[in-house]
Background: This is a predicted structure of a 72-nucleotide RNA (transfer RNA) from Rhodotorula toruloides. RNAcentral holds the sequence, with entries from ENA and GtRNAdb. Rfam family: tRNA. Rfam classes the family as a transfer RNA. From the family's description: Transfer RNA (tRNA) molecules are approximately 80 nucleotides in length. Its family is annotated with triplet codon-amino acid adaptor activity in the Gene Ontology. The coordinates come from a structure-prediction model, not an experiment, and the mean pLDDT is 81.

Formats: sequence, structure tokens, C1' cells
RNA sequence: GCCCUGCUGUCGCAAUGGUAGCGAGCCAGACUUCUAAUCUGGAGGCUGCGGGUUCGAGUCCCGCGUAGGGCU
Repeated sequence: GCCCUGCUGUCGCAAUGGUAGCGAGCCAGACUUCUAAUCUGGAGGCUGCGGGUUCGAGUCCCGCGUAGGGCU
């Protein structure tokens, strides 16, 4: 220098172009003598950044950044 893959909540991951969900964690309540476990509820994202296409973009296109891998 070129190619490939990833980037979504605190973490690990989902999501036919049509209101972004699940698990863990966190908070509160129930249960319990207390804690843990279990059960119920809740908070927490505008999807790495900037553009484009579209009625509509996490998803498609372009550029940039970042992480990992490959080739030279």
C1' cells in the first nucleotide's frame, strides 16, 4: 500500500428497508429471621463519525476513524 471482517445500553449479542430487542449486570418491590436463589417491575440506545440514495436507513452506497485478520 491493497483486501476481508467487526463497530448497536455497563458487558456479550440480535434485528426482511417500516416504532431497535434478548441475556448478563444495575435499581426497586415481593418472598426470606438476614443474605443468596427465585419471581415481578423499572431505568439505561437514536446503532463509531460525516455525507448520499429512499416516503422511510442499524440495514443499501461513498468517505473517514478504530479494532482484528490476511497478502505484498